Transfer RNA from a bacterium, 74 nucleotides, folded computationally.

RNA sequence: GGGCGGGUAGCUCAGCUGGAUAGAGCGUUGGCCUCCGGAGCCAAAGGUCGUGGGUUCGAAUCCCGUCUCGCCUG
Numbered sequence: 001g002g003g004c005g006g007g008u009a010g011c012u013c014a015g016c017u018g019g020a021u022a023g024a025g026c027g028u029u030g031g032c033c034u035c036c037g038g039a040g041c042c043a044a045a046g047g048u049c050g051u052g053g054g055u056u057c058g059a060a061u062c063c064c065g066u067c068u069c070g071c072c073u074g
């Protein structure tokens, strides 16, 4: 240099056959329960979907560029 894959909530990931409020588990915060709680139950907060453009009525999802991580290869 070329090819492939990953980059979505603090962490691990799903969603990627475009459809309309972006999700799960863990964690965090608050409450309930309890003698107490690190168990159990309920609720909440938290995300420019790496980034810049394009296509579209509509994009995390398609197209182009770019940054970054990993693997393969000259």
Base pairs, nucleotide, nucleotide: 001073002072003071004070005069006068007067010026011025012024013023019057028044029043030042031041032040050066051065052064053063054062
Overview
Its mean pLDDT, the model's own confidence on a scale to 100, is 81.